The RNA shown here (SAM riboswitch aptamer (S box leader)) has 112 nucleotides and comes from Clostridium tyrobutyricum. The prediction has a mean pLDDT of 80. The source organism's lineage runs through Bacteria, Bacillati, Clostridia, Eubacteriales and Clostridium.

RNA sequence: UCUUAUCGAGAGAGGCAGAGGGACUGGCCCGAUGAUGCCCGGCAACCUGAAUAUAUGUUUAUUAUAUUCAACGGUGCCAAUUCCAGCAGGUAAUAAAACCUGGUAGAUGAGA
Numbered sequence: 001u002c003u004u005a006u007c008g009a010g011a012g013a014g015g016c017a018g019a020g021g022g023a024c025u026g027g028c029c030c031g032a033u034g035a036u037g038c039c040c041g042g043c044a045a046c047c048u049g050a051a052u053a054u055a056u057g058u059u060u061a062u063u064a065u066a067u068u069c070a071a072c073g074g075u076g077c078c079a080a081u082u083c084c085a086g087c088a089g090g091u092a093a094u095a096a097a098a099c100c101u102g103g104u105a106g107a108u109g110a111g112a
Stems, first nucleotide, its partner, number of pairs: 001112007012040001014039003020030003024086004041078003046074002048070008082105001087102005
């Protein structure tokens, strides 16, 4: 960089250390009643393991899909919906505000 899945749920009143942080832009927020970071702890279940069902298959095997369970291991995550919007269309007939749909951007996993 490309492909693909997911992004409205979940997660500490612990320790260290000290001013900044929420990707970007605009908002709006969080922060010395201590953020960011590190450690511990936790959440979840993408990879992973097990079981069952269905499909493919002459059968076994294999493969795929779905559901349920587990969580030792590889990641990830633990303010606010990916905090909101950022482009296009619609709800309409103008403006404002609001809402809906798709997209862009971003994040994470798996594969290349």